This is a predicted structure of a 144-nucleotide RNA (c-di-AMP riboswitch aptamer (ydaO/yuaA leader)) from Firmicutes bacterium UBA3906. The prediction has a mean pLDDT of 76. Its Rfam family is "c-di-AMP riboswitch aptamer (ydaO/yuaA leader)". From the family's description: This family represents a conserved RNA structure found upstream of the ydaO and yuaA genes in Bacillus subtilis and related genes in other bacteria.
RNA sequence: AAAUAGUUAAUGCUGAGUUUCUACACUAAAGGUGUAGAAUACGGGGGAACCAUUCAAUUGGGGUGAAUCCGGAGAAAUCUGGUAGGGCUAUCCUUUUCAGUCCGAAUCCGACAGCUAACCUCGGAAGCUUUGAAGGGAAGUAUA
Numbered sequence: 001a002a003a004u005a006g007u008u009a010a011u012g013c014u015g016a017g018u019u020u021c022u023a024c025a026c027u028a029a030a031g032g033u034g035u036a037g038a039a040u041a042c043g044g045g046g047g048a049a050c051c052a053u054u055c056a057a058u059u060g061g062g063g064u065g066a067a068u069c070c071g072g073a074g075a076a077a078u079c080u081g082g083u084a085g086g087g088c089u090a091u092c093c094u095u096u097u098c099a100g101u102c103c104g105a106a107u108c109c110g111a112c113a114g115c116u117a118a119c120c121u122c123g124g125a126a127g128c129u130u131u132g133a134a135g136g137g138a139a140g141u142a143u144a
Base pairs, nucleotide, nucleotide: 012128013127014126019039020038021037022036023035024034025033026032027031042123043122044121045120046119051114058111060112061109062108063107064106069082070081071080072079073078085103086102087101088100091139093137094136095135096134097133098132099131
């Protein structure tokens, strides 16, 4: 000097998934982390009347989610090409345009659910680190 690994902090991204208290434990240190419980910002499901639907169907049906559908190869597992749809711009927010780039999964209910007041019930994770340009709006800073 460089590289690698660990821990912690800050900044930001997808997402509903943030924050607080108590107890126990972990760490060389710092600051924190983990487990359990109780709450919480926020989010989901079930559930009348009215309205909507207008027989049923194992060819089941339905929910969360952006994640739906159509091809090709293969005995299958799987691989691969598109696609509805979704994300990404670092002072902040919003809108529009042109490009670039990434995702386009997974899983739950268990014969059953339209909407839905009262009411009932559940979740409150996980994983990561940046994309450029043009125009408009708001705010801030500096200079004159």
About this RNA:
It was read from a public genome assembly, where an Rfam model found it.